Notes:
The RNA shown here (Bacterial large signal recognition particle RNA) has 264 nucleotides and comes from an Acidimicrobiia bacterium. The prediction has a mean pLDDT of 76. Rfam family: Bacterial large signal recognition particle RNA. From the family's description: The signal recognition particle (SRP) is a universally conserved ribonucleoprotein involved in the co-translational targeting of proteins to membranes. A reference for the family is Rosenblad et al. (2003), "SRPDB: Signal Recognition Particle Database", Nucleic Acids Res.
RNA sequence: CCGUGCUAGGCGGGGAGUUAGCGGUUCCCUGUACCCCCAAUCCGCUCAUGAGGGGCUGAAUUCCCGCCCGAGGUCCACAACGAACCGAUGCUGAGCCGUGGCGAUCACGUUGAAGGUCGGGUCCUGCGCAACGGGAAGCUGCGAACCGGGUCAGAUCCGGGAGGAAGCAGCCCUAAGCGGUCGUACCGUGUGCCGCAGGAGCGCCUGACCCGAGUGGGGACUGCGGUGGCGGUCGGGGAGCGAGGAUCGACGGCGGGUGCACGG
Numbered sequence: 001c002c003g004u005g006c007u008a009g010g011c012g013g014g015g016a017g018u019u020a021g022c023g024g025u026u027c028c029c030u031g032u033a034c035c036c037c038c039a040a041u042c043c044g045c046u047c048a049u050g051a052g053g054g055g056c057u058g059a060a061u062u063c064c065c066g067c068c069c070g071a072g073g074u075c076c077a078c079a080a081c082g083a084a085c086c087g088a089u090g091c092u093g094a095g096c097c098g099u100g101g102c103g104a105u106c107a108c109g110u111u112g113a114a115g116g117u118c119g120g121g122u123c124c125u126g127c128g129c130a131a132c133g134g135g136a137a138g139c140u141g142c143g144a145a146c147c148g149g150g151u152c153a154g155a156u157c158c159g160g161g162a163g164g165a166a167g168c169a170g171c172c173c174u175a176a177g178c179g180g181u182c183g184u185a186c187c188g189u190g191u192g193c194c195g196c197a198g199g200a201g202c203g204c205c206u207g208a209c210c211c212g213a214g215u216g217g218g219g220a221c222u223g224c225g226g227u228g229g230c231g232g233u234c235g236g237g238g239a240g241c242g243a244g245g246a247u248c249g250a251c252g253g254c255g256g257g258u259g260c261a262c263g264g
Stems, first nucleotide, its partner, number of pairs: 001264006009057003012030005020046005034054003038050001063257006072248005078242001081240001085236005091231001093230001095227007106216003115210008123199006129192002131189004136184001138181005148173004156165003
């Protein structure tokens, strides 16, 4: 130096969490890496890299050590920013409400605006007239099977008779009642382009006269006050985000280290 057979070792690691501690089950990172079985108020251990059973590989690309890099995690410290949410403030605002200013288009106006004077109406009271309504009076029509009146044919009754009685229908009349007419007297009226007298006269309408140029209406804009759930400002609050520090650290890179037996 080569070959054969073995052994130690290896067949994933790390962070968090849990635990007196270690490992595993759990979550996350790395990235590919034997199988079965056990395990959260859990399983197995006691200074360890889980316990039990089986399999593969094997002294090196694979095992061990050191350094570097650094995915990712944890802790500390919290600067700046900062969501939801809460409170305050009419606050330069949007919107809305109220009240003013100015006032565009437009309309009316020299066929006379606004204003003024003198009248009238609208309003109120009283009286009258009219209209309408009501009941009453007057006049008039109808109006009772029987229980209203008159006259009562026939029939009935009384009487020896003369005669008498009651009385239906018919006819005439009337009561209650139902109408008509009249326009007389009375009462009433949410009535009247009515009349007379008086009152009130703010407003509105209107006539005549004087005078001679404005008047009405308000889009837009704007002052003030209020409201303002939208917006702003201030404060609180801190989910998050993260400059910084510490620590653990996978994958990867570099360097070094590690047997036994036999044969040539």